[in-house]
Predicted 3D model of a 110-nucleotide RNA (SAM riboswitch aptamer (S box leader)) from Neobacillus novalis NBRC 102450. The source organism's lineage runs through Bacteria, Bacillati, Bacilli, Bacillaceae and Neobacillus novalis.
Formats: sequence, C1' cells, structure tokens
RNA sequence: CUCUUAUCGAGAGCGGCGGAGGGACUAGGCCCGAUGAAGCCCGGCAACCAUCAAGGUAAUCCUUGAAAAGGUGCUAAUUCCAGCAGGUUAUUUAACCUGGAAGAUAAGAG
Repeated sequence: CUCUUAUCGAGAGCGGCGGAGGGACUAGGCCCGAUGAAGCCCGGCAACCAUCAAGGUAAUCCUUGAAAAGGUGCUAAUUCCAGCAGGUUAUUUAACCUGGAAGAUAAGAG
C1' cells in the first nucleotide's frame, strides 16, 4: 500500500510544555482557537486484540461475563454537516429517511 471482517448517535482534564493554527479530502457550509490551535508529556475513557471464568460446538469456532497489568485506539460538535443515488413532507425556503462513496480504528491476509 491492497484485500477481508467488525464497529463508528455513548464515554474521557478547569493539568504541564508548546506556541498558530485546527476540524482526513473539497473554489461548500458551519465551527473550534491568544479566556491559547497543532504537536509532545501526564491524567482519563473505552474494551478491538490478548488474558481469565462459565456455557455451547465437529471445531483452532460461537455466546455471555470479569478485569484493565499487556498490544493498539480514542479523549469539541453523529465520522461536525454536506458531497453520489433514490425517496417522504412542504407552495417555497427547507426539514427528514434509506443506501452508497470516502474516511477512521481494530483484527486477519497478501
């Protein structure tokens, strides 16, 4: 980097360093930011993998639960919203629903 599977409406600081930008992408919207952005450290959240227990199974598989010391992850706003296709309501502005694309994370394969 590519592919497969699962998840993405919950949760998480009034800390330290740092200094101007940030919210993946976009000639869009809307936000956050010197009452201090990114990044780093600490703290925290969660429980995907791994661990432990119970049950089931043909099974190295499945389900439920526990714990949080290990491997990751996350820690404004639904993945901030929209973007492509279809649909519902409405006179219109607009509001909403379904699916997809793209993306993120984990685990596995190449």